The RNA shown here (small-subunit ribosomal RNA) has 1486 nucleotides and comes from an uncultured prokaryote.
It matches the Rfam family "Bacterial small subunit ribosomal RNA".
The coordinates come from a structure-prediction model, not an experiment, and the mean pLDDT is 82.

């Protein structure tokens, strides 16, 4: 300047944070599933450095040689004329002998933690053949050998002896120096170089030729490649802490191309290591790749570059170069051959094979190019290399058509279904194109060198121009032409994350499933379909890396409460460090210079049609190294300096510490007295103690322990602690600014000190008290409570080192508003008991600021500094093994496997709580009367049964649904029948139907008879016909509506705006007070509204007004024996309309107000007058059998008619009533007074009959008129006199009455007659607070009748009692706790039994790898010897040192298994108990 950084699910009822699991990206030498039309570039054993069959991967030179074994060519000879011999004579060449080459190219990655490797430097401490350049030089001689040739061993492999003979093979002489040794001079970077000089020693050489030229020595420089040497950088584990004897240094000689303990003798005793030595373990190293915003993190496959190995291990030999992948030698393993005597081998070249594996390719051309080796050179090798083949392994291109086309066409799907949506312009159909693919034809580039001829330039070297010659890929590429929509679409997904919905099928099954999770009858989550979404010749799994993780935080994180501050302090390393001035330049910057290989990344540009690819130039490589140069700031180093620390001196406080001394109270024991029967002891008791004299109460002894009051939110200490009073030491602070002058801070390791408990010695024990023992308590009680009581508490000495050792807060400095209280000191004040200032503590409360919030806040959890110590999800687990301290107990250090997807913090809201606080309510007390006992009626469960129909089941079912089951009802059960049906609309239609009367049957139905369908003419009924709708009291109240019941007639339950909080919420609705009441008033960041409450309705009390019949009669009148009977009246009662009234309006008090009080006043009614209707948001998955409806199931039945049963049963529990038990009573007799309600298929006056229920027979009334009806308790008389009775009234027998087709199962009444349990009810429990409980009768609905004693009204008589809110039960508000939220009937811990998984320990057992000790010791270097060979040079032979391997030994590490055994995790419904979360029921917890 430029480029550059995403997030989602998931802990909870919700929320904020922690903090961990998961996704969404890129990638790969990939494997697997489905699927597949083409090319182009790439890439391919990641596992067994596992074993290898067969090819073939190093040769080459005749221009070094001796030569001629095959082949060709000549020439000659013989002749059989096309064969034969002979001639190194030509071309060539096998074998040989020589030279170079084979140490390169190719493979692989064992080993290695290494100067391996990568960087940057050094060699003054070194070497390099072939190539380049220079300068000089090649004289003279020799003897052997291979081969050939002969002979001969051996199955082979390969030998062995003889003769013979070359050379660029070997050897000797000569000549030569810049090599060695001594001297000199000049240089340097420490040993040291570099020149120059003399003199002495010793050491070269080759030739071949096509005459052009290649070769050879010897010295020097060049290049190139090689070797050693240093600093730097890059891997885990301290549960590896100490390692090393050739170790580490010196000195001599030795070895090396060279330095060097490299090796040896001999002296010294050193070197390394907390900056991590040694050990183990693990791995090639880099240039790069993968990813990422980058820092990093991860990895090293192709490709370059280095290193290492070449069946395991050793060893040296040749050369320039190896300790040498296709070379030698020896051990060892293991494979083949063999005649058993012996021998051969070595793909981790390039195909291939066979193993293993999830998995990786052909036993393929060419040397045409590029490159190597040899050669003058033709050329000759070359599995390097190019090229083909295989495989969608990756990248990248192409294409499978493209324009029209709506009856929006069949088919699929789906729906609210005569239609309509989607598939979908998608097919069809019609124009058009022809790249692919098919077949034909044409046809490259890659080739230009060398080479050869020729020309030419040039002193030489050498250089130019012409022509000829050469292609594996390959008839490929390309390019034309026919043909014709023709030859070419999959795969995964579709609930959220994450783009894409429907139907069916299945119903915790089948199954999904990265992670939350789906699935138990409406599955968008599982299969199938349709449809859609997303990539595409590919999809999609699996694995692995990075990202996303700021989730190891350099960049870029934390540690009071989520994980995480060491118990405290001293202190060594180490980091890190006040003022001020100078001096350096090690860090720091800035310039240049050197290098940082190519490739590869980026950028421009090119070249294949584009792309991938490739080419080519930039950039770039962030880094190292040298050099100048700055000097702020860190460090160095001097000099100073006082404020930081430190002495010194002055003084004062303190439960500092350690020793001595001393003291009074309580306690207990003991002795003596006083005194008598209990004492202790609890929730209550009981062991226990006591008449042998306790408790108790005095006196005196004795003992060990701790030390009231003061005493405090005090005070000291580093921290643990520290408390009766004194002494004595020690230590801490404080002033003054004298003294030193950074002497500071922190501190890994260390090193002291460290409650309580425990340990070991010896003491000492009143009290208290773990264990233990009794008592109790309890389902049980190995607790808790009581009674006892042993260690221990306590004192000397020594260990133990731990604790919720806490402020859960490391130390150390410096800045940052403020109130206020207290200690101690000092100044001012008066030597003030006042007050005030400073400075050190010790507390609260608080701006700012911080924090996830609670909260912190100058004693910070704020702002910054420095150092240390710790954290990285729960669980396993502070456990295991190791190690280490300990007398032990046990502390320090401290994993993993396997498991989950969450543990966790702080707050909100709820809910509960055997937490609190106010308050209500027949909750409780105070009262009345029941329920639980009897019998009976009812209703449920249960059992029964062909059914005993379904529901409802704690309050809130249980005299509910049902306000009424003999038939019907009826939903059940048996048995008969019916199938468009038992019902409905509308339409034409019959009129055989229907009805009648018979027959069969239980009916239902069938049969048979019949001849007139009825009609007001609209119709109805009836059958069949063709349509619409069947029907289901089967399933699902956990699909649903509507309704309904509870909490509750409880006072609450919400919004809207504002303000506070990150948010969830909060406030408002808390508070004070008041109220039946969130009513209402007062304060208040709230201000206001909704929906409850309350009124507004009803109805009841009173009064007025107006109306006056069927009501009613004061006064007037008529009749009557009587009676509003009748004339009349509105006075009254009543009736029904309207209105009035009550509002705490008035008085007194008390209060700020609301409002409360008052045997107030007035009033019929007094503080909501008394009923009632009316039921907030919601709560309990609370009630398909009123109704109404999704789906689902049944359709000769689970649907319909029909008869009978049944629902009414009956060892039996339970609910709710009735009627009793008797005298406040029963009986009888006589008699008063109601209110609401009913009636025409009824009420039924009155009569008459009957004992009666009831019959007959009958007026009146559709009712303020008739009528049900008598009201009963009550009152009067009278009888019974406590008895199972004159109580009581079941049960049963018998006669009846009425309802109804019909009273057997199974009504209701009546009469006579019987005459049960029952003498006031056990634990427990229930209703009522005033016209209320009780008690008493009437009266309706259903209803033919009635099982009614229900259930709903109506009115008559008509009380007690509340002191009060502790408790018992519900509720309401505030508050607190909280581990619950399906909310306490919640959560939730442990042991035991069971399964299953990993692990620790184990008598043992069997493996690895090193190390150390000895014994042996192949090859093969060096070395000694060398009597045998040899002229000699040397050599063979023996010996010595090392040494691969093998053997022995003993101990250490390290796995694997193992009978038994130890915790641990895991696992819908086991087992015992209830430890935790509320005060959790004995506060938790360390």
């Nucleotide at each position: 300047c430029c480029c550059u950084u995403a997030g989602a699910g998931u802990u909870u009822g919700a929320u904020c944070c922690u903090g961990g699991c998961u996704c969404a990206g890129g990638a790969u030498g990939a494997a697997c599933g489905c699927u597949a039309g083409c090319g182009g570039c790439a890439g391919g054993c990641c596992u067994a450095a596992u074993a290898c069959a067969u090819g073939c991967a190093a040769g080459u030179c005749g221009a070094a040689c001796g030569g001629u074994a095959a082949c060709a060519u000549u020439g000659a000879a013989g002749c059989u004329u096309g064969c034969u011999u002979c001639a190194g004579a030509u071309g060539a060449c096998g074998a040989g002998c020589g030279g170079c080459a084979a140490a390169c190219g190719g493979g692989u990655g064992c080993g290695u933690a290494a100067c391996a490797c990568g960087u940057a430097u050094g060699u003054a401490a070194c070497u390099u053949a072939c190539c380049c350049c220079u300068a000089a030089c090649a004289g003279a001689a020799a003897g052997a050998u291979a081969g050939c040739c002969c002979a001969u061993g051996g199955a082979a492999a390969c030998g062995u002896g003889g003769a013979u003979u070359a050379a660029u093979a070997u050897u000797u002489c000569a000549u030569a120096a810049u090599a060695c040794u001594a001297g000199a001079a000049c240089c340097g970077c420490a040993u040291g170089g570099u020149u120059c000089g003399a003199a002495g020693u010793u050491a070269a050489a080759a030739g071949a030729u096509c005459c052009g030229u290649c070769g050879g020595u010897u010295a020097g420089g060049g290049a190139u490649g090689g070797a050693c040497a240093u600093g730097c950088g890059g891997c885990c584990u301290a549960u590896u802490a100490g390692c090393u004897a050739g170790u580490u240094g010196g000195u001599a000689a030795g070895g090396u191309a060279a330095u060097g303990g490299c090796a040896c003798a001999c002296c010294a005793a050193g070197g390394c290591a907390a900056c991590g030595a040694u050990a183990g373990g693990u791995a090639g190293g880099g240039g790069g790749c993968g990813u990422g915003a980058g820092a990093g993190c991860g990895u090293g496959g192709u490709c370059c570059c280095c290193c290492a190995c070449a069946c395991g291990g050793g060893c040296a030999c040749u050369g320039a170069g190896a300790c040498a992948c296709g070379g030698g030698c020896c051990c060892g393993a293991c494979u083949c051959c063999u005649a058993c005597g012996g021998g051969a081998g070595g793909c981790a070249g390039c195909a291939g094979u066979a193993a293993g594996g999830a998995a990786u390719a052909u036993u393929g051309g060419u040397c045409a190019a590029u490159g190597g080796a040899g050669g003058c050179a033709a050329c000759u090798c070359u599995g390097a290399a190019c090229c083909a083949g295989c495989c969608a392994u990756g990248c990248c291109g192409c294409g499978u058509g493209u324009a029209g086309g709506a009856a929006g066409a069949c088919g699929g799907c789906c729906c609210u279904c005569u239609g309509g949506g989607u598939u979908g312009u998608a097919a069809a159909c019609u124009g058009c194109u022809u790249u692919u693919a098919u077949a034909u034809g044409c046809a490259a580039a890659g080739a230009a060198a060398a080479a050869c001829a020729u020309c030419u330039u040039u002193u030489c070297u050498a250089g130019g121009g012409u022509g000829u010659c050469u292609g594996a890929c390959g008839g490929u590429a390309g390019c034309a032409u026919a043909c014709g929509a023709a030859u070419a679409a999959g795969g995964a997904c579709c609930g959220g994350c994450u783009a894409a919905c429907u139907c069916c099928g299945u119903g915790c099954c089948a199954g999904c499933a990265g992670c939350c999770g789906c699935g138990g009858u409406a599955a968008u989550a599982c299969g199938g379909a349709g449809g859609g979404u997303c990539c595409a010749a590919g999809c999609g799994u699996u694995a692995u890396c990075c990202g996303g993780a700021a989730u190891c935080a350099c960049u870029g994180g934390g540690u009071u409460u989520a994980a995480a501050g060491g118990g405290u302090g001293c202190g060594u390393a180490g980091g890190u460090g006040g003022u001020u001035a100078u001096u350096u330049a090690a860090g720091u910057c800035a310039g240049a210079a050197g290098u940082g290989a190519a490739a590869u990344c980026u950028u421009g540009c090119a070249g294949c049609u584009c792309a991938a690819c490739u080419g080519u130039a930039a950039a770039a490589c962030u880094g190292c190294u040298u050099u100048u140069g700055a000097a702020a700031c860190u460090g160095a180093a001097u000099a100073a300096c006082u404020u930081g620390a430190a002495u010194a001196u002055u003084u004062u406080u303190g439960a500092u510490g350690u020793g001595g001394g001393c003291g009074g109270a309580a306690u207990a024991a003991g002795u003596c007295a006083u005194g008598u029967a209990g004492c202790g002891g609890u929730g209550a008791a009981a062991u226990g103690c006591g008449u042998a004299g306790a408790u108790a109460u005095g006196a005196c002894u004795u003992a060990g322990a701790a030390c009231a009051c003061c005493g405090a939110u005090u005070g000291c200490g580093a921290a643990g602690g520290c408390a009766g009073c004194u002494c004595a030491c020690a230590a801490u602070g404080u002033u003054u600014g004298a003294u030193u002058g950074a002497c500071g801070c922190u501190g890994a390791g260390g090193c002291a000190c460290g409650a309580a408990a425990g340990c070991g010695u010896g003491g000492g024990u009143a009290g208290c008290g773990a264990a233990c023992a009794g008592g109790a308590u309890u389902a049980g009680a190995u607790a808790c409570c009581c009674u006892g009581g042993u260690a221990g508490u306590c004192c000397a000495c020594g260990c133990c080192g731990u604790a919720a050792a806490c402020g859960a807060u490391g130390u150390u400095u410096a800045c940052u508003c403020g109130u206020u209280a207290u200690u101690u000191a000092u100044g001012c004040g008066a030597u003030a008991u006042a007050g005030u200032a400073u400075a050190a503590g010790u507390g609260a409360c608080c701006a700012a600021g911080g924090g996830a919030a609670a909260c912190c806040g100058u004693u910070a959890a704020g702002u910054a500094u420095g150092c240390c110590a710790c954290c990285u999800g729960g669980g396993a687990a502070g456990u295991a093994c190791g190690g280490u301290c300990g007398c032990a107990a046990g502390g320090c250090u401290g994993a993993a496997a396997c498991u989950c997807a969450a543990a966790g913090g702080a707050a909100u809201u709820g809910g509960c709580g055997g937490g609190g606080g106010u308050c209500c309510g027949c909750a409780c007390a105070a009262g009345c009367g029941g329920u639980g006992g009897a019998g009976u009626a009812u209703g449920u469960g249960g059992u029964u049964u062909a059914a005993u129909u379904c529901g409802a089941u704690g309050a809130u079912a249980a005299g509910c649904g049902a306000g009424g089951a003999a038939c019907c009802u009826u939903a059940c059960c048996u048995g008969g029948g019916c199938u468009c049906g038992a019902u409905u609309c509308a339409a034409g239609u019959u009129g055989a139907c229907a009805g009648u009367c018979u027959c069969a049957g239980a009916a239902a139905u069938g049969g048979a008879u019949g001849a007139g369908u009825c009609u007001u003419c609209g119709g109805a009924c009836u059958g069949g016909u063709a349509u619409c709708a069947a029907g289901g009291u089967g399933c699902u109240g956990c699909a649903u509506g509507g309704c309904u019941g509870u909490c509750g007639u409880c006072a609450g339950c919400u919004c809207g705006u504002g303000c506070c909080g990150u948010g969830a919420g909060g406030u408002g609705u808390u508070g004070g007070g008041u109220u039946a009441a969130g009513u209402c008033c007062c304060g208040c960041a709230a201000c206001g509204a909704g929906c409850g409450c309350a009124a507004c309705c009803c109805u009841u009390a009173u009064c007025u007004u107006u109306a006056g019949u069927u009501g009613c009669c004061a006064g007037c009148a008529c009749a009557u024996u009587a009676u509003g009977g009748u004339g009349g009246g509105g006075a009254c009662u009543c009736u029904a309309a309207a209105g009035a009234g009550a509002c705490u309006g008035c008085c007194u008090g008390c209060g700020c107000a609301a409002g409360c009080a008052g045997a107030g006043a007035g009033g019929a009614a007094g503080g909501a007058g008394g009923g009632g209707a009316c039921g907030a948001c919601g709560u309990c998955a609370a009630g398909c059998a009123u109704c109404a409806u999704g789906g689902c199931c049944c359709u000769u039945a689970c649907g319909c008619c029909c008869a009978g049963g049944g629902c009414u049963a009956c060892a039996c529990a339970c609910g709710u009533g009735c009627u009793a038990c008797a005298a406040u009573g029963g009986u009888g007799c006589a008699u008063a007074c109601a209110g609401a309600g009913g009636g025409u298929c009824g009420c039924g006056a009155c009569a008459u009959g009957g004992c009666a229920a009831c019959a007959u027979g009958a007026a009146g009334c559709c009712a303020a008129u008739c009528u049900c009806a008598a009201a009963a308790a009550g009152u009067g008389c009278a009888u019974c006199u406590c008895a199972g009775u004159u109580c009581g009234g079941a049960u049963u027998g018998g006669a009846g009455u009425c309802u109804g087709c019909a009273a057997c199962u199974c009504g209701a009444c009546u009469c006579c007659a019987u005459g049960a349990a029952g003498u006031u009810g056990g634990a427990a429990u229930c209703g009522c607070u005033a016209g209320u409980a009780a008690u008493c009768g009437c009266a309706u609905a259903u209803c033919a009748g009635c099982a009614a004693u229900g259930a709903u009204g109506c009115g008559g008589u008509g009380a007690a009692u509340a002191c009060g809110u502790u408790c018992c039960c519900g509720g309401a508000c505030c508050u607190u706790g909280u581990a619950c939220a399906c909310a306490c009937c919640g959560c939730c811990c442990g042991u035991c039994a069971a399964g299953c998984c990993a692990u620790g320990g184990g008598a043992g057992u069997u493996g690895g790898g090193g190390g150390u000790a000895c014994c042996u010791g192949a090859a093969g270097u060096c070395u000694g010897u060398g009597a045998c060979c040899g002229c000699a040079a040397g050599g063979a032979g023996c010996g010595g040192c090392c040494u691969a391997g093998g053997g022995u030994a003993a101990a250490a590490c390290u796995g694997g298994u193992a009978a038994c055994u130890a915790g641990g995790g895991u696992u819908a419904a086991g087992u015992c108990g209830u430890a935790a979360c509320a005060a959790g029921g004995u506060a938790a917890c360390c």